[in-house]
Molecule: Fluoride riboswitch aptamer (crcB RNA motif)
Organism: Streptomyces sp. GMY02
RNA sequence: GAAGACGAGGGCGAUGAGGCUCGCCGCAACCGCACGGACCGGGGACGACCGACCGUGCUGAUGGCUUCUGAAUGGAC
Numbered sequence: 001g002a003a004g005a006c007g008a009g010g011g012c013g014a015u016g017a018g019g020c021u022c023g024c025c026g027c028a029a030c031c032g033c034a035c036g037g038a039c040c041g042g043g044g045a046c047g048a049c050c051g052a053c054c055g056u057g058c059u060g061a062u063g064g065c066u067u068c069u070g071a072a073u074g075g076a077c
Stems, first nucleotide, its partner, number of pairs: 010025004016068006032058006040051003
C1' cells in the first nucleotide's frame, strides 16, 4: 500500500425538526380510514369477494414519550 473479515456507521414506521426509546429494512422496510360508483384485472358467473381507478367525507405534524416549529380553535392582556 492492496485485499479480505469484523465492528461502528445508515435508512424506514400516512404532513416538518431535535432528544430518548421500541420495532422493521439492506433497494427493501414505508406510502391512514370510511362510504358510494361506471369501467378494468382476478374470480365457478355480468354473483359474493379481492386489487386498481374515480368522487365525497374523516382523524393525525409522535411507531411511543417529550420539546420546538407550522396550521386551527378558545380565552386573557